Description
Model confidence (mean pLDDT): 86 of 100. c-di-GMP-I riboswitch aptamer from Lacipirellula limnantheis, 93 nucleotides, folded computationally. Of the family's consensus pairs, 89% are formed in the model.
RNA sequence: UCCUCGAAAGGGCAAACCGGUGGAAACGCCGGGACGCAAAGCUAGGGGGCGGCGAAUCGAAAUCCUCGAUUUGACGUCAGCCCGGCCGCCGAA
Numbered sequence: 001u002c003c004u005c006g007a008a009a010g011g012g013c014a015a016a017c018c019g020g021u022g023g024a025a026a027c028g029c030c031g032g033g034a035c036g037c038a039a040a041g042c043u044a045g046g047g048g049g050c051g052g053c054g055a056a057u058c059g060a061a062a063u064c065c066u067c068g069a070u071u072u073g074a075c076g077u078c079a080g081c082c083c084g085g086c087c088g089c090c091g092a093a
Stems, first nucleotide, its partner, number of pairs: 005091002012037002017032006035080001041086003045083003048078004053073008
């Protein structure tokens, strides 16, 4: 000095919930608030969750309409679900 790693110190982030605000929604942003976090910093590439919409199938006395369930497509959203990518503070064992 680097990697693994995570003691200490200084600091950092901020779940639920509440207020405000944007959005049809999922959810975002700002303020309060701390459950937690050593990448809870960044990134939707892979898997996955969530939202509304379309399609197919099935069901509801069911042809149409409507409603529900399952599958699926593109779109949106989630990095505090997992993997991958990028970048990074401190330094005991």